[in-house]
Model confidence (mean pLDDT): 88 of 100. The part of an RNA shown here (large-subunit ribosomal RNA, domain IV) has 325 nucleotides and comes from Proteiniphilum sp. It was read from a public genome assembly. Lineage of the source: Bacteria > Pseudomonadati > Bacteroidia > Bacteroidales > Proteiniphilum.
Context: one part of a larger RNA
RNA sequence: UCAUGGCUAAGGAACUCGGCAAAAUAACCCCGUAACUUCGGGAGAAGGGGACCCUAGAGAUAGGGCGCAGAGAAAUGGCCCAGGCGACUGUUUAACAAAAACACAGGGCUUUGCUAAAUCGCAAGAUGAAGAAUAAGGCCUGACACCUGCCCGGUGCUGGAAGGUUAAGAGGGGAUGUUAGCUGCAAAGCGAAGCAUUGAAUCGAAGCCCCAGUAAACGGCGGCCGUAACUAUAACGGUCCUAAGGUAGCGAAAUUCCUUGUCGGGUAAGUUCCGACCUGCACGAAUGGUGUAACGAUCUGGGUACUGUCUCAGCCAUGAGCUCG
Numbered sequence: 001u002c003a004u005g006g007c008u009a010a011g012g013a014a015c016u017c018g019g020c021a022a023a024a025u026a027a028c029c030c031c032g033u034a035a036c037u038u039c040g041g042g043a044g045a046a047g048g049g050g051a052c053c054c055u056a057g058a059g060a061u062a063g064g065g066c067g068c069a070g071a072g073a074a075a076u077g078g079c080c081c082a083g084g085c086g087a088c089u090g091u092u093u094a095a096c097a098a099a100a101a102c103a104c105a106g107g108g109c110u111u112u113g114c115u116a117a118a119u120c121g122c123a124a125g126a127u128g129a130a131g132a133a134u135a136a137g138g139c140c141u142g143a144c145a146c147c148u149g150c151c152c153g154g155u156g157c158u159g160g161a162a163g164g165u166u167a168a169g170a171g172g173g174g175a176u177g178u179u180a181g182c183u184g185c186a187a188a189g190c191g192a193a194g195c196a197u198u199g200a201a202u203c204g205a206a207g208c209c210c211c212a213g214u215a216a217a218c219g220g221c222g223g224c225c226g227u228a229a230c231u232a233u234a235a236c237g238g239u240c241c242u243a244a245g246g247u248a249g250c251g252a253a254a255u256u257c258c259u260u261g262u263c264g265g266g267u268a269a270g271u272u273c274c275g276a277c278c279u280g281c282a283c284g285a286a287u288g289g290u291g292u293a294a295c296g297a298u299c300u301g302g303g304u305a306c307u308g309u310c311u312c313a314g315c316c317a318u319g320a321g322c323u324c325g
Stems, first nucleotide, its partner, number of pairs: 001320008010311002014309001019306001028050004036041001038143001052065005066070001078304007085296002090102002106141007118127003144291004149221003154218002156214005163209003169203002174198005181190003222240005249283001250280001261277005
């Protein structure tokens, strides 16, 4: 010096990102126990008190005794207030993340009538299921309470079939090549049938265009100007655009840039915290909205107890380090 323990005057979080670590609390019995609440809880709430041995007694209890200390060692909850998130018990990154992530009961949409849909496989076949719509698969949300607004223009899905477009195929008007023949002195020209090549019109499914429906499908949910007898503001009016212009609720929020917004609370002093305001850069309703008792090795702020975290260090023990061997 390092590691692990033990003790410490006065103070008691002044330490620090943060009470990290340590201390404190503690088992048992008795008394007592708030807000809130889904009436079960909260709750071991909180906060108090007791405890050993001997004698007497059935006991309650009474008298006495010893020690610094009687739950005499060890083991053995600190507690309270407020808020965010997630209802909860569970699950997870084997070996840096345990969480607000996943799951969950509950809710909804959707597919599937059984040789079911879906999935694996080339197939046979298998799972689904020795099940049958109170069933099975997919997707979303996530207890509970109160609710879940408007938009179907785009994309998707479902339904429709009048019209447009349209493949293979059908069809074959016509065109071209060839040449029996004809004309011609020749060169050359014309050229039927057949064969070969090509090929117009027309017919021709689904799909797409089209017409509807559908948002707990993917998603979306405006701008400018004016106006009230102080001022300010605008219930009101005008205008443009849109498929429709954000309803309830919440709101500087796990979301607020400006921002340490402003006001109030807490502190002597508070970029955090709590309560409000609303000017929401850029909340918002199952990509769920707002609340919420209980729960949490969760996150944030405050308090009490407690302490070597600190003011500010000191001492002791054990092991290592160092020297010698």